[in-house]
């Protein structure tokens, strides 16, 4: 230097153009306990950025950023 793929709560992952963007772990409060741990219960907490399409975009398309990966 060219090509292809991915970017979502802190971490692993759903969302088939329909709205309040969920789950698990985890993290914080809170019942419990002698203390912890488990368990129940409430809670914060995310769409990589900037254009564009569309009534309406996490989903399409385009540039850039980042990651992986092929080929040279």
């Nucleotide at each position: 230097g060219c090509c292809c793929c991915u970017g979502u709560a802190g971490u692993u992952c759903a969302a088939u153009g329909g709205a309040u963007a969920g789950a698990a772990c985890g993290c914080a409060g809170g019942u419990u306990u002698g203390c912890g741990g488990a368990a129940c219960c409430u809670g914060a907490a995310a769409u990589u950025a900037a254009g564009g399409u569309u009534c309406g975009a996490u989903u399409c398309c385009u540039u850039a950023c980042a990651g992986g990966g092929g080929c040279a």